Predicted 3D model of a 94-nucleotide RNA (c-di-GMP-I riboswitch aptamer) from a soil metagenome.
[in-house]
RNA sequence: GAUAAAGGCAAAACUGGAGUAAUCCAGUGACGCAAAGCUACGGAUCCGAGACGUUUCCCCAGGGAAUACGAUAACGGACCGCCGGGUUACCGAA
Repeated sequence: GAUAAAGGCAAAACUGGAGUAAUCCAGUGACGCAAAGCUACGGAUCCGAGACGUUUCCCCAGGGAAUACGAUAACGGACCGCCGGGUUACCGAA
């Protein structure tokens, strides 16, 4: 980064499988991609349970239980086809 050449990857959806979940794997399939190769290093986003707050119930009145909702620093996880970093790579016109 080209109306080039040779190729490559594979969104959504569907089917099967793993997982509490986010999501991942395989097949079909192509929305797109010059790194849409790899990497969880930084940020963003997402999930989880626990603690916390609200609500209800019980009672020895300060403790316990329940279901749902709420939001989040830490903890554990996901995600690179969200952005940046690191790293590897085909071609060689302007």
The RNAcentral record of the sequence draws on MGnify. Its mean pLDDT, the model's own confidence on a scale to 100, is 81.